This is a predicted structure of a 72-nucleotide RNA (transfer RNA) from Leuconostoc mesenteroides subsp. mesenteroides. Lineage of the source: Bacteria > Bacillota > Bacilli > Leuconostoc > Leuconostoc mesenteroides. The sequence is in RNAcentral, with records from ENA. It matches the Rfam family "tRNA". By type it is a transfer RNA.
RNA sequence: UGCUCCGUAGUUCAGUGGUAGAAUAACGCACUGUUAAUGCGCAGGUCCUUGGUUCGAAUCCAAGUGGAGCAG
Numbered sequence: 001u002g003c004u005c006c007g008u009a010g011u012u013c014a015g016u017g018g019u020a021g022a023a024u025a026a027c028g029c030a031c032u033g034u035u036a037a038u039g040c041g042c043a044g045g046u047c048c049u050u051g052g053u054u055c056g057a058a059u060c061c062a063a064g065u066g067g068a069g070c071a072g
Base pairs, nucleotide, nucleotide: 001071002070003069004068005067006066007065010024011023012022013021018055027041028040029039030038048064049063050062051061052060
């Protein structure tokens, strides 16, 4: 320098145009002599940034930015 992939909850990831989800962690309750485990509940997100397309964008397009890989 070129090419490819990735950026979504504290963490690991799903969601491929129509109200953003799961697991796990945190918190509360039940259970227990206590803790752990288990069960139930609750909270947590301007979806990396900016612009564009669209009635509507996490999703499509462009640029930027951070990370990973390949080539030189």